Small-subunit ribosomal RNA, 5' domain from a metagenome, 504 nucleotides, folded computationally.
Its Rfam family is "Bacterial small subunit ribosomal RNA". Its Rfam clan is "SSU clan". Gene Ontology terms of the family: structural constituent of ribosome and ribosome.
RNAcentral holds the full RNA, with entries from SILVA.
Its mean pLDDT, the model's own confidence on a scale to 100, is 83.
Context: one part of a larger RNA
RNA sequence: GAACGAACGUUGGCGGCGUGCCUAACACAUGCAAGUCGAGCGCGAACGGUGACUUCGGUUGCCUAGUAGAGCGGCGCACGGGUGAGUAACACGUGAGUAACCUGCCCCACAGCCUGGGAUAACUCUCCGAAAGGAGGGCUAAUACCGGAUACGUCUGCUUGGUCAUAAGUCCGAGCAGGGAAAGAUUUAUCACUGUGGGAUGGGCUCGCGGUCCAUUAGAUAGUUGGUGGGGUAACGGCCUACCAAGUCAGAGAUGGAUAGCUGGUCUGAGAGGAUGAUCAGCCACACUGGGACUGAGACACGGCCCAGACUCCUACGGGAGGCAGCAGUGGGGAAUAUUGCGCAAUGGGGGAAACCCUGACGCAGCAACGCCGCGUGAGUGAUGAAGGCCUUCGGGUCGUAAAGCUCUGUUGGGAGGGAAGAAUUUUGACGGUACCUCCUGAGGAAGCACCGGCUAACUCCGUGCCAGCAGCCGCGGUAAUACGGAGGGUGCAAACGUUGUUC
Numbered sequence: 001g002a003a004c005g006a007a008c009g010u011u012g013g014c015g016g017c018g019u020g021c022c023u024a025a026c027a028c029a030u031g032c033a034a035g036u037c038g039a040g041c042g043c044g045a046a047c048g049g050u051g052a053c054u055u056c057g058g059u060u061g062c063c064u065a066g067u068a069g070a071g072c073g074g075c076g077c078a079c080g081g082g083u084g085a086g087u088a089a090c091a092c093g094u095g096a097g098u099a100a101c102c103u104g105c106c107c108c109a110c111a112g113c114c115u116g117g118g119a120u121a122a123c124u125c126u127c128c129g130a131a132a133g134g135a136g137g138g139c140u141a142a143u144a145c146c147g148g149a150u151a152c153g154u155c156u157g158c159u160u161g162g163u164c165a166u167a168a169g170u171c172c173g174a175g176c177a178g179g180g181a182a183a184g185a186u187u188u189a190u191c192a193c194u195g196u197g198g199g200a201u202g203g204g205c206u207c208g209c210g211g212u213c214c215a216u217u218a219g220a221u222a223g224u225u226g227g228u229g230g231g232g233u234a235a236c237g238g239c240c241u242a243c244c245a246a247g248u249c250a251g252a253g254a255u256g257g258a259u260a261g262c263u264g265g266u267c268u269g270a271g272a273g274g275a276u277g278a279u280c281a282g283c284c285a286c287a288c289u290g291g292g293a294c295u296g297a298g299a300c301a302c303g304g305c306c307c308a309g310a311c312u313c314c315u316a317c318g319g320g321a322g323g324c325a326g327c328a329g330u331g332g333g334g335a336a337u338a339u340u341g342c343g344c345a346a347u348g349g350g351g352g353a354a355a356c357c358c359u360g361a362c363g364c365a366g367c368a369a370c371g372c373c374g375c376g377u378g379a380g381u382g383a384u385g386a387a388g389g390c391c392u393u394c395g396g397g398u399c400g401u402a403a404a405g406c407u408c409u410g411u412u413g414g415g416a417g418g419g420a421a422g423a424a425u426u427u428u429g430a431c432g433g434u435a436c437c438u439c440c441u442g443a444g445g446a447a448g449c450a451c452c453g454g455c456u457a458a459c460u461c462c463g464u465g466c467c468a469g470c471a472g473c474c475g476c477g478g479u480a481a482u483a484c485g486g487a488g489g490g491u492g493c494a495a496a497c498g499u500u501g502u503u504c
Stems, first nucleotide, its partner, number of pairs: 001504004006500005013375006019368002021333001026331003030328003035075003040072002043069001048063006082286003092210007101203002106199007114148004123138006155178008164169001184191002212258003219249003224246008261283004265276004288309005311322004339365001341364003347361001348359004378408004388399004412445001413441006422431001448493005453474003459488005469476002
């Protein structure tokens, strides 16, 4: 000098665009953050309105309405959003490999969608429980579940041909045997469903290379290293298991310890380099702590399940409920970091044929000079150089055209009127009566902070008297202090200016 997710002190007019718990991965009240489909299926209210009967208590029909509602079923809930604890690792980056693999929804192509069956929730009845919830009997449907048929290709086994490779072998075909599908709905236009092949997208796994510190860590390792058989996985593999062998890693740093999410980037620097990894984007890991699997195309699953633990809450003491590192918000910690806001109008996502519903993603608004950028706080004129302050050699000098006065302007502010684009040719705008435009008003409401011994731009007076104090370094202060405190004057920057911290 530059920079910052900054903080502190003094000060503070406006706008645009950004940014905002770096600390306790501390604990959380409350609300919301993942639903949707009646064009898969079976049930099915009430309030209210109206009519009939009535012993005036009520009973019943119709509309409300096949609505609300819960249930079975499908898809989604593995995305989006948060955090950085752990991790020195194929976690990340980069480049390869997969002849060792998977891929719902989407696209293309071919073929198919035949025929049967038994249940079960909801519902109803009974019972248990304080609750959470549960047990039993009975009824019923499906795109829920289960048989049978069919099978181009596919899967398994056997036989066999070719190709590529050489390491087991892989790939492409031919034949035989065996196994394996399906679901319907509707407004008749379609949308679904099944098998197979291909694509696209997304992933799994493997390898080369790269990026921290400590040797005051020198030896480490028994599933350890390799093989065989078996198991397991979508898939290779000690991934697991039995047996066999005794290997494997390490001074080019194994093992251990410390620290740390990685990258694109960011800051600085002429560069080389150094530091860093907030916001945005990619990847990874985590979801009270530890462990586990289930479902599923995909999870070992933030707002799913089970077990254990700590903590909090309810309890009839028998037993239950919970997980903000989602958005707001609270307590706490801290030098320190915001609203319990509006809207699905846009973009995007889930469901649906659609209408539409959901969406604290997102779009906006609010708060904060936290940052960057822009604008303003007036312009012209005005000398008896007023008054006043300060200094003075007492002549004067200086603040100073500065003020007053006169003449203007209207950025901004205030008032009034008009008023968007953003919407995707119909509808639909949270922002928002916002931005912007026009008119009116009237200098009015809008300047501070640090410094002035040298480095370093800027000097005098008074007070103080090694005191009080200053200080980044050198150093000032003990009676004439340009260095302390005040004043006048000046210098620098300016809605900021200084200080502190950190990096180059």